[in-house]
RNA sequence: AGUAGAUAAGGGCAAACCUAGUGAAAGCUAGGGACGCAAAGCUAUGGGUCUAAGGUUCGGACACUAUGAUCGCCAGGCUGCCGUG
Numbered sequence: 001a002g003u004a005g006a007u008a009a010g011g012g013c014a015a016a017c018c019u020a021g022u023g024a025a026a027g028c029u030a031g032g033g034a035c036g037c038a039a040a041g042c043u044a045u046g047g048g049u050c051u052a053a054g055g056u057u058c059g060g061a062c063a064c065u066a067u068g069a070u071c072g073c074c075a076g077g078c079u080g081c082c083g084u085g
Stems, first nucleotide, its partner, number of pairs: 003085002005082001012037002017032006035072001041078003045075003048070003054065003
């Protein structure tokens, strides 16, 4: 330096749910709370999924559409603790 993640040590993050705020919605933020996670750290690069304000269509509804969202959906990129091989 690379790779693998047993056993520890020090720790870290925080699902559902509740409260408040925000957004058209999906969702996000803060506090509480822990289902879990060896990258559940960062990144929207590829795919998947969610939403449809606006736009299209229509007599109307339905429907379609991302510039919106999701990294705790999968992968890629970047970075990191520890001990062991």
This is a predicted structure of an 85-nucleotide RNA (c-di-GMP-I riboswitch aptamer) from Thermaerobacter marianensis.
The sequence was found by an Rfam model in a public genome assembly.